This is a predicted structure of a 329-nucleotide part of an RNA (large-subunit ribosomal RNA, domain IV) from Paravannella minima. A source record names the gene rrnL. Its mean pLDDT, the model's own confidence on a scale to 100, is 86. Taxonomically the source falls in Paravannella (Eukaryota, Amoebozoa, Flabellinia, Vannellidae). RNAcentral holds the full RNA, with entries from ENA.

Context: one part of a larger RNA
RNA sequence: CAAUAUUGAAGGAACUCGGCAAAAUGACUCUGUAACUUUUGAAUAAAGAGUGUUUUUUUAAAGAAUUUUUUUAAAAGAAUGUGACAGAAUAGAGGGUAGCGACUGUUUAAUAAAAACACAGGACUCUGCUAAAUUGUAAAAUGAAGUAUAGGGUCUGACGUCUGCCCGGUGCUGCAAGAUUAAGAGGAGAAGUUAACGCUUUGAAUUUAAGUCCCAGUAAACGGCGGCUGUAACUCUGACGGUCCUAAGGUAGCGAAACUCCUUGUCGAGUAAUUUUCGACCUGCAUGAAUGACGUAACGACUUCCCUACUGUCUCCAGUAUUGACUCA
Numbered sequence: 001c002a003a004u005a006u007u008g009a010a011g012g013a014a015c016u017c018g019g020c021a022a023a024a025u026g027a028c029u030c031u032g033u034a035a036c037u038u039u040u041g042a043a044u045a046a047a048g049a050g051u052g053u054u055u056u057u058u059u060a061a062a063g064a065a066u067u068u069u070u071u072u073a074a075a076a077g078a079a080u081g082u083g084a085c086a087g088a089a090u091a092g093a094g095g096g097u098a099g100c101g102a103c104u105g106u107u108u109a110a111u112a113a114a115a116a117c118a119c120a121g122g123a124c125u126c127u128g129c130u131a132a133a134u135u136g137u138a139a140a141a142u143g144a145a146g147u148a149u150a151g152g153g154u155c156u157g158a159c160g161u162c163u164g165c166c167c168g169g170u171g172c173u174g175c176a177a178g179a180u181u182a183a184g185a186g187g188a189g190a191a192g193u194u195a196a197c198g199c200u201u202u203g204a205a206u207u208u209a210a211g212u213c214c215c216a217g218u219a220a221a222c223g224g225c226g227g228c229u230g231u232a233a234c235u236c237u238g239a240c241g242g243u244c245c246u247a248a249g250g251u252a253g254c255g256a257a258a259c260u261c262c263u264u265g266u267c268g269a270g271u272a273a274u275u276u277u278c279g280a281c282c283u284g285c286a287u288g289a290a291u292g293a294c295g296u297a298a299c300g301a302c303u304u305c306c307c308u309a310c311u312g313u314c315u316c317c318a319g320u321a322u323u324g325a326c327u328c329a
Stems, first nucleotide, its partner, number of pairs: 001324008010315002014313001019310001027051005036041001038158001052080011081085001093308004098303002100300002105117002121156007133142003159295004164225003169222002171218004178213003184207002189202005226244005253287001254284001265281005
């Protein structure tokens, strides 16, 4: 000097990106326990008290044994010792607020455990059985020794309240009237050659599939959801009007948000002081409804902020022990 333990005056997060690490809490019995809530929970909430040893009585259980005794547990008293009685060790820190995800679960074996995946529930869609779908050249197999309360695919993701408008584009489905359209069928004709029969080449009309065009439906399919301008007797604002464009112009809800650039927006709460946090406002650069919207008890080695307790994290370092390092042998 380092590592691992351990102790520390006064203060107690002033440390730091951040209480990281450490400290603190901890057992059993009794008392007591809030908001909120899906009435189950939250809850060991929180907050408190007791605990040694000796002895007495009562109760209960068990055993021995035959009328008395032994052991264990609990309760109620009495006595008594210590600085300290769950006397060592093992054994929750707690509370408040917000975000995300309902939950238990799963995951990047060896830098990520999460708000990602899954999930029960919801919806759409395909499939009538030799099912659809998948594997295979095929035979065949899975689906399934199942049969639409079944099976496959896609999206969403408990629960509660809900899920608005747009089918113009892209997709999917349907329709079969018309247009277009391949090879094939067809063969009017034409050309070459020949003495002729023929042979060769070319070839109009007509016929003809799916597809495409056309027409319609469909958004819990992919997706989309506007400008400019005037107006109320202070001012401001604009319920109201005009005009252009569109397939339709963003409804409910939420909103400086895991989304807000300007921005440390403005106001309020919290602090002596806060770019964070919480509650509002709405001027949403660029929110928004199963690409789900907004709430939500419980849950979380998730993320943010605050408080109590606690502490060598710090002010500011110091001591001790052990093991190394170092010096000498």